[in-house]
RNA sequence: GGCCACGUAGCUCAGCUGGUUAGAGCGCAGAACUCAUAAUUCUGAGGUCGGUGGUUCGAGUCCACCCGUGGCUA
Numbered sequence: 001g002g003c004c005a006c007g008u009a010g011c012u013c014a015g016c017u018g019g020u021u022a023g024a025g026c027g028c029a030g031a032a033c034u035c036a037u038a039a040u041u042c043u044g045a046g047g048u049c050g051g052u053g054g055u056u057c058g059a060g061u062c063c064a065c066c067c068g069u070g071g072c073u074a
Base pairs, nucleotide, nucleotide: 001073002072003071004070005069006068007067010026011025012024013023019057028044029043030042031041032040050066051065052064053063054062
């Protein structure tokens, strides 16, 4: 350099054939319980869905380019 895959919450990931509100587990904060801690239960915060542009009535999802990570190949 060429080809392929991936990029969604602090971490690991789901999100179906484009549609209704963007979710789970862990973690974090608060509360309950306890003499106290842990465990457990309840509640909550946290996201420009890698970036820009395009298609569409509508994009996390489709298209182009760019950036990043990993793999194969020379």
Molecule: transfer RNA
Organism: bacterium